This is a predicted structure of a 475-nucleotide part of an RNA (small-subunit ribosomal RNA, 3' major domain) from an uncultured bacterium. The full RNA is in RNAcentral, with records from ENA, Greengenes and SILVA.
Context: one part of a larger RNA
RNA sequence: UGACGGGGACCCGCACAAGCGGUGGAGCAUGUGGUUUAAUUCGAUGCGACGCGAAGAACCUUACCUGGGCUUGAACUGCUAUCGCACCGACCUGAAAGGGUCGUGCCCUUCGGGGACGGUAGUAGAGGUGCUGCAUGGCUGUCGUCAGCUCGUGCCGUGAGGUGUUGAGUUAAGUCUCGCAACGAGCGCAACCCUUGUCCUUAGUUGCUAACGGUUCGGCCGAGCACUCUAGGGAGACUGCCGGUGAUAAACCGGAGGAAGGUGGGGAUGACGUCAAGUCAGCAUGGCCUUUAUGUCCAGGGCUACACACGUGCUACAAUGGCCGGUACAAAGGGUCGCCAACUCGCGAGAGGGAGCCAAUCCCAAAAAACCGGUCUCAGUUCGGAUUGGAGUCUGCAACUCGACUCCAUGAAGCUGGAAUCGCUAGUAAUCGCGGAUCAGCUACGCUGCGGUGAAUACGUUCCCGGGUCUUGUA
Numbered sequence: 001u002g003a004c005g006g007g008g009a010c011c012c013g014c015a016c017a018a019g020c021g022g023u024g025g026a027g028c029a030u031g032u033g034g035u036u037u038a039a040u041u042c043g044a045u046g047c048g049a050c051g052c053g054a055a056g057a058a059c060c061u062u063a064c065c066u067g068g069g070c071u072u073g074a075a076c077u078g079c080u081a082u083c084g085c086a087c088c089g090a091c092c093u094g095a096a097a098g099g100g101u102c103g104u105g106c107c108c109u110u111c112g113g114g115g116a117c118g119g120u121a122g123u124a125g126a127g128g129u130g131c132u133g134c135a136u137g138g139c140u141g142u143c144g145u146c147a148g149c150u151c152g153u154g155c156c157g158u159g160a161g162g163u164g165u166u167g168a169g170u171u172a173a174g175u176c177u178c179g180c181a182a183c184g185a186g187c188g189c190a191a192c193c194c195u196u197g198u199c200c201u202u203a204g205u206u207g208c209u210a211a212c213g214g215u216u217c218g219g220c221c222g223a224g225c226a227c228u229c230u231a232g233g234g235a236g237a238c239u240g241c242c243g244g245u246g247a248u249a250a251a252c253c254g255g256a257g258g259a260a261g262g263u264g265g266g267g268a269u270g271a272c273g274u275c276a277a278g279u280c281a282g283c284a285u286g287g288c289c290u291u292u293a294u295g296u297c298c299a300g301g302g303c304u305a306c307a308c309a310c311g312u313g314c315u316a317c318a319a320u321g322g323c324c325g326g327u328a329c330a331a332a333g334g335g336u337c338g339c340c341a342a343c344u345c346g347c348g349a350g351a352g353g354g355a356g357c358c359a360a361u362c363c364c365a366a367a368a369a370a371c372c373g374g375u376c377u378c379a380g381u382u383c384g385g386a387u388u389g390g391a392g393u394c395u396g397c398a399a400c401u402c403g404a405c406u407c408c409a410u411g412a413a414g415c416u417g418g419a420a421u422c423g424c425u426a427g428u429a430a431u432c433g434c435g436g437a438u439c440a441g442c443u444a445c446g447c448u449g450c451g452g453u454g455a456a457u458a459c460g461u462u463c464c465c466g467g468g469u470c471u472u473g474u475a
Base pairs, nucleotide, nucleotide: 003474004473005472007471008470009469010468011467012466013465015461016460019424020423021422022421023420026315027314028313029312030311031310032309033308034306035305042053043052064301065300066299067298068297069296070295077124078123079122080121081120082119083118084117088103089102090101091100092099093098106115107114108113127290128289130288131287132286136284137283138279139278140277141275143273148187149186150185151184152183153182154163155162156161167178168177169176193267194266195265196264198235199234200233201232202231203230204229207225208224212222213221214220238261241255242254243253244252245251317417321376322375323374324373325372326371333364334363335362338357339356343352344351345350383414388409389408390407391406392405393404394403430453431452432451433450434449435448436447
């Protein structure tokens, strides 16, 4: 100087408290440990590993195992020699890879040959998801969107260092004000960026009957940009105004006006550094190792195993509910190797069909909860749907290991969950559905967006956890 203290003072955070809903019990999904296995590829391991890398493991992916092959090699750059079977097509063998055979045949030419391409032999070298993240770059997590971390000159100290950055107030903030041997400055904070909330304006193949006319009653047509909307520009919020408190300061409390008020809500943005944190398997890269194999091609298997243990989720245990019928109201996205309407067939998954759309125009598309009516009457049930049998549909070369979905039958556990533990302060929690990426299909109940309905509670800071400032004790 730090770090630490079951030392002190002050302050903050869904940290506690006050509330609401969960997890821990059940079934299933998924990840992990363990065990098993020929292999169950590898990595991630308190918070900060465990629906994580993986935003798609049937083959491929694939890195693992078994077996069959290749050895200048699947891909790359040269050199030497030699051959002509370039490309393409056919046949034999084989699980395929591979091995073997045949046909066709390019450009220039001085007709000797040369070139492109391919084969063979050799050489320099290729290749490696092999090791080391404790040799590294880059990127990322975390403390933490916490308010801190430093520098120049000056001053103090023998020095390490201190001062500034401490103090009095204040703030979300080292935010600002005042004071002060300090005076200034930098990286952070804030603002500048995006989005949302109000208004104006520009524009009108979306929207509107708002006004007129027609109408097959559908903004459908003529017509019009008023409104809604779309997407460009602009205005608006600054403690600006008033009152009070305060040191007359910074600021705080209340009020007016306003769509919005004191950072309006949300996002992007992550200082110096810490954890030899994570990643050599995304990529790059030093060193080491390997070179008829730790490289490479192929078929099949495995990553999907299952006594068990844990994490994260989904569905429930029901009447604020289940089932049946009717009837409303979104937003944001995606679509030509695509989205697929009407209509027909099928109980259905789906099939046929073919209109439209490169999309504010057409399609995905039915929003669901909600509302109205009916039924069930507290039961392991008309709750719950696991499991299993049978029959099918679709994708794909191929659904046995190991896909999703549909129909019929079956109908398990489960009656609100011990100790313990998690999330959330407002359009939030809870609850309801819709879309997208990946993708042939899908194990998505995941992830990531979108809107609908829409709460309760916060006395307070003693305590638990984490953090900040000052001070004190300590080798």